[in-house]
């Protein structure tokens, strides 16, 4: 007492897939319409989050571990907004220790 690399704020960028169908509240309105939420059903999307597994390997079986932007679609979510794996940049812990 670095750099890499964990990790924590902060800024920046960030895909996909019906702005469906029905009810029922509320907003506005004389009514209707139209907008918002919720619940129901059908479609579909996957990059929060979860769950699932190979091959190497441990040790030949057993048996156990065993990864993701891959599966799956519980959850989430399909106009905007918000989320949003991941990536750049700033800074800070801890570690390492040239």
């Nucleotide at each position: 007492g670095c750099c890499c690399g964990u990790u924590a704020a902060g800024c920046a960028g960030g895909a996909g897939a019906g702005u469906g169908u029905a009810u029922u509240u509320g907003u506005c309105u004389g009514u209707a319409a139209a907008c918002a939420a919720a619940u129901a059903c059908c479609a579909c999307c996957g990059a929060a989050g979860g769950c699932g597994c190979a091959a190497u390997g441990g040790c030949a079986c057993c048996c156990g571990c065993g990864a993701a932007u891959c599966g799956c679609u519980c959850a989430g979510g399909u106009a905007g907004a918000a989320g949003g794996a991941c990536u750049g940049c700033u800074u800070g812990c801890a570690c390492c220790g040239a």
The RNA shown here (Glycine riboswitch aptamer) has 98 nucleotides and comes from Chitinibacter tainanensis DSM 15459. The model forms 90% of the base pairs in the Rfam consensus. Its mean pLDDT, the model's own confidence on a scale to 100, is 77. It was read from a public genome assembly, where an Rfam model found it.